[in-house]
C1' cells in the first nucleotide's frame, strides 16, 4: 500500500421565545380543630431508543390450582463454565464454509536459447522466462452448525437403475446359494443412510398475565333490616284548603362511573482496584437518570457543523441553495434473541506485495 474480517461508539450541537406533562419550593382563596385537600398564580429542575419494535425465549411480581407417587403433554441436547433463569453468553473439541493474493496446472500470446529443414529469414520441435483467461489445491483472520443415540424397535430412501432395504436377479464357478463380479446411484447384492419421521436415553417443566391484583367509593336502579303509611304517607306545594291514592324515610351491604396503590431504588448506572483466557464475579467510591393513563415528551426563529445539489477552480479549496435527513417512538419491570436502520467515527486481527 491492496484486499478481507471483527469489535465498540455517535444518532446533529448551541441560544432565544411559546407550549404540553409530571416533580419540588413559595404566594393567595376556599374547606377542615389539625394533618391535609381543592382552585389559582410565581419560580427552579426532569421529560423516548439503540432498537422503546416483533412479542420469540427466560425471570421478578400477581392471582388461581396443588398431600405423595405414577401416567400423559411440552421443551432442551458435544464437553466445561457463567447466571435469578434461559433455547442466552463465554471457552474448548469436532464438522463445514472462508482469497482479488500464494502454490500447482491446461490452452493462447510474447521473449530468449538451442536443434533440424531449406526458398538465408521463415517454418517446425524442445527447454526456460513473462503475461492473460479458466481450472485445481490446502488454508488465514473470521463465519456457520436443531453437534445425544442408527446393535431397542417401527417407518422412509426422490432421480437414475433390471432391482432400494430384503432379499431376490444376471454372468461365470462349485459337490452345494459354494464363491466372485455386476452399467446406475448418496447408498447395491452389506447388519448402508435418515432421529429437522415416530421412537429411546438424560435433564427441565402447573396455568395466568399490570386490561394481573388490591384499596376507597358517587348518582340511578334493584336487594336486606327497621320505622311510618288507606284513621290517607310521599307528591302538586313554603303554609292552609283542595286534588290524588301506595308507597315513603333511615341505615347496611354488593356492584358501576370515578379516584388511588401496583409504578419505577433496580438481578440499576458510572469511576477505580482485584480474580478469571473469557462470559462473569468481588470490593470500594460516587450518582438518581420519563412515569403518562382518552395516554405528555412539541412548535417557531437564529448561528454553526455533517450529508445532498448547483457554480467557479488544474488542484487544494471557495461561494450559494437546502434545513436534519435512516429505522422508529416508552405504557409493570428486568436478562436475552431476532428484525429494521441515513450518514459517520475509533480500535484491533489476518493474508499478500514493496522498501529499509
Nucleotide at each position: 500500500g491492496a484486499a478481507g474480517c471483527a469489535a465498540g461508539c455517535c444518532a446533529g450541537a448551541c441560544a432565544g421565545c411559546c407550549g404540553c406533562u409530571g416533580g419540588c419550593c413559595g404566594g393567595c382563596g376556599c374547606a377542615g380543630c389539625a394533618a391535609u385537600g381543592c382552585g389559582u398564580u410565581g419560580g427552579c429542575g426532569g421529560g423516548a431508543g439503540g432498537a422503546a419494535g416483533g412479542u420469540c425465549c427466560g425471570g421478578a411480581c400477581u392471582c388461581c390450582a396443588c398431600a405423595g407417587a405414577g401416567c400423559g403433554g411440552g421443551g432442551u441436547g458435544a464437553c466445561g463454565g457463567u447466571u435469578a433463569a434461559c433455547g442466552g453468553c463465554c471457552g474448548u473439541c469436532c464438522g463445514c464454509c472462508g482469497a482479488a493474493a500464494g502454490c500447482c496446472u491446461c490452452c493462447c500470446u510474447c521473449c530468449a536459447g538451442c536443434g533440424u529443414g531449406c526458398u538465408u529469414g521463415c517454418a517446425c520441435a524442445c527447454u526456460g522466462g513473462a503475461g492473460u483467461u479458466g481450472g485445481g489445491u490446502a488454508u488465514a483472520a473470521g463465519g456457520c452448525g436443531a453437534g445425544g443415540a442408527a446393535u431397542a424397535g417401527g417407518g422412509c430412501c426422490a432421480c437414475a437403475g433390471a432391482g432400494a432395504c430384503g432379499a431376490g436377479c444376471g454372468u461365470a464357478u462349485u459337490a452345494a446359494g459354494u464363491u466372485a463380479c455386476g452399467g446406475u446411484g448418496a447408498a447395491a447384492c452389506g447388519c448402508g443412510g435418515u432421529a429437522a419421521c415416530c421412537u429411546c436415553c438424560a435433564c427441565c417443566u402447573g396455568g395466568u398475565g399490570c386490561a394481573a391484583u388490591u384499596u376507597c367509593a358517587a348518582a340511578u336502579a334493584g336487594g336486606c333490616a327497621c320505622g311510618c303509611g288507606a284513621u290517607g304517607a310521599u307528591g302538586c306545594u313554603g303554609c292552609u284548603c283542595g286534588c290524588g291514592g301506595a308507597g315513603c324515610g333511615u341505615g347496611c351491604g354488593g356492584g358501576u362511573a370515578g379516584a388511588a396503590a401496583g409504578c419505577u431504588u433496580g438481578a440499576g448506572c458510572g469511576g477505580c482496584g482485584g480474580a478469571g483466557u473469557a462470559a462473569u464475579c468481588c470490593g470500594u467510591c460516587g450518582c438518581c437518570u420519563a412515569g403518562a393513563g382518552g395516554a405528555a415528551u412539541g412548535g417557531c426563529u437564529g448561528u454553526c457543523a455533517u450529508a445532498g445539489c448547483g457554480c467557479c477552480u488544474u488542484g487544494c479549496g471557495g461561494c450559494g441553495c437546502c434545513g436534519u435527513a435512516a429505522c422508529a417512538g416508552a405504557a409493570u419491570c428486568c436478562g436475552g434473541c431476532c428484525u429494521a436502520u441515513c450518514g459517520g467515527c475509533u480500535u484491533g486481527c489476518u493474508u499478500c506485495a514493496c522498501u529499509a